The prediction has a mean pLDDT of 89. A computed fold for an 86-nucleotide RNA from a Desulfobacterales bacterium, annotated as c-di-GMP-I riboswitch aptamer. Taxonomically the source falls in Desulfobacterales (Bacteria, Pseudomonadati, Thermodesulfobacteriota, Desulfobacteria).

RNA sequence: AAUUCGAAAGGGCAAAGUCACCGAAAGAUGGCGACGCAAAGCCAUGGAUCUACAGCCGAUAAGGCUAUGAUUGCCAGGUUGCCGAA
Numbered sequence: 001a002a003u004u005c006g007a008a009a010g011g012g013c014a015a016a017g018u019c020a021c022c023g024a025a026a027g028a029u030g031g032c033g034a035c036g037c038a039a040a041g042c043c044a045u046g047g048a049u050c051u052a053c054a055g056c057c058g059a060u061a062a063g064g065c066u067a068u069g070a071u072u073g074c075c076a077g078g079u080u081g082c083c084g085a086a
Stems, first nucleotide, its partner, number of pairs: 005084002012037002017032004022027001035073001041079003045076003048071003055065003
């Protein structure tokens, strides 16, 4: 110095809820908040899950199918990092 691992220290992020706002919705963004997290930093690449404006089917209905939408705090993968005990 690097890899693995995760004690301590300094810190970091921010679930649910709520207010505002965007969106057809799922959900996102900001404030308050703090369930938790050693990558709960980033990437939608693979899988998984959620939604269905538009489109198609349906009787013109009920409804069904369908991501180009969304979830990295669902799992994996890639990538970049703070600290330094056993």